[in-house]
Context: one part of a larger RNA
RNA sequence: CUACAGCUAAGGAACUCGGCAAAUUCGCUCCGUAACUUCGGAAGAAGGAGCGCCAGUUUAGGAUGAAGAGCUUGCUUUUCGUUUUGAAUUGGCCGCAGUGAAAAGAUUCAGGCGACUGUUUAGCAAAAACACAGGACUCUGCUAACCCGCAAGGGGAUGUAUAGGGUCUGACACCUGCCCGGUGCCGGAAGGUUAAGAGGAGAUGUUAGCCUAGCUUGUCUAGGCGAAGCAUUGAAUUGAAGCCCCGGUAAACGGCGGCCGUAACUAUAACGGUCCUAAGGUAGCGAAAUUCCUUGUCGGGUAAGUUCCGACCUGCACGAAUGGCGUAACGAUGGCCAAGCUGUCUCCACCCGAGACUCA
Numbered sequence: 001c002u003a004c005a006g007c008u009a010a011g012g013a014a015c016u017c018g019g020c021a022a023a024u025u026c027g028c029u030c031c032g033u034a035a036c037u038u039c040g041g042a043a044g045a046a047g048g049a050g051c052g053c054c055a056g057u058u059u060a061g062g063a064u065g066a067a068g069a070g071c072u073u074g075c076u077u078u079u080c081g082u083u084u085u086g087a088a089u090u091g092g093c094c095g096c097a098g099u100g101a102a103a104a105g106a107u108u109c110a111g112g113c114g115a116c117u118g119u120u121u122a123g124c125a126a127a128a129a130c131a132c133a134g135g136a137c138u139c140u141g142c143u144a145a146c147c148c149g150c151a152a153g154g155g156g157a158u159g160u161a162u163a164g165g166g167u168c169u170g171a172c173a174c175c176u177g178c179c180c181g182g183u184g185c186c187g188g189a190a191g192g193u194u195a196a197g198a199g200g201a202g203a204u205g206u207u208a209g210c211c212u213a214g215c216u217u218g219u220c221u222a223g224g225c226g227a228a229g230c231a232u233u234g235a236a237u238u239g240a241a242g243c244c245c246c247g248g249u250a251a252a253c254g255g256c257g258g259c260c261g262u263a264a265c266u267a268u269a270a271c272g273g274u275c276c277u278a279a280g281g282u283a284g285c286g287a288a289a290u291u292c293c294u295u296g297u298c299g300g301g302u303a304a305g306u307u308c309c310g311a312c313c314u315g316c317a318c319g320a321a322u323g324g325c326g327u328a329a330c331g332a333u334g335g336c337c338a339a340g341c342u343g344u345c346u347c348c349a350c351c352c353g354a355g356a357c358u359c360a
Base pairs, nucleotide, nucleotide: 001355002354006350010346011345014344019341027051028050029049030048031047036041038171052093053092054091055090056089061085062084063083068079069078070077071074094098107338112333113331114330118130119129134169135168136167137166138165139164140163146155147154148153172326174324175323177256178255179254182253183252184249185248186247187246188245191244192243193242197238198237202233203232204231205230206229209225210224211223212222213221214220215218257275258274259273260272261271284318285315296312297311298310299309300308
């Protein structure tokens, strides 16, 4: 020096990102125990006292209740006896110390988040994430919806709307505002649009035949017309859902303004005007797990506080089941304070055994 242990004057968190680590606390009996509270808790709250050994002592009291004995003969009697448990009190004794070693909560105050017990990244994250009971919406009438499978078939379910599936929220208390213009979903079916299909006005090709011209008069050549059939193409018309359209619906996806003026100090604006919008953010909360400016301002705590707690509201950019705001209990949860305690530190020293190291 390394790692595991032990001890320490005075101080006692000055250490440090942070009391990390260590120390404190710790058992049993008794006393005593606040705010708050969902009346269950909180609570082992907090905070105190006692604890050994010997004698009185085979202690008081309790449990057991054989055999025997008694008499008032009792479905549980009395007594004696057996085995056993066992305080309290008084007196005494010893030590620094009596749960004498070992094992055995540290605590309080006020707050964030999540109600809770639970679950999770096997092998860097245990949480505020997931789940949860509870709440809501929505689908589903049974051959259910939905899921797996090409199908048969299976799950759902040997269930039947107090059931089953999906989505969101997340105990409980108080609540959950406005907007249906966009997107989605549900309903409607008059009109517009609209596919295949149906339909077949026509058009085109082909040519039996016919017409014209020519000559070399031929089963000739060139040009033209052209029925039926066959073939190609094809207008009107008809034609569902959907879309357009008309309504509903936000615990569906989502959204929830600007400018100007105004009160007898000033400031501010209950009030007014105007523009835009589907509607302009209600209650509650608010520099917040959200606040950029920002270490906002004020108050508290400190000698001194970018954190913390209480307020203010100027909310860059909270806000109501992508839930809002509270909340007892709970938490190996993030932040903060205190007293206790300590080698975390001032500031290091000592020390048991082991290793390294040096020598042999």
Large-subunit ribosomal RNA, domain IV from Patiria pectinifera, 360 nucleotides, folded computationally.
Its Rfam family is "Bacterial large subunit ribosomal RNA".
The source organism's lineage runs through Eukaryota, Metazoa, Eumetazoa, Bilateria and Patiria.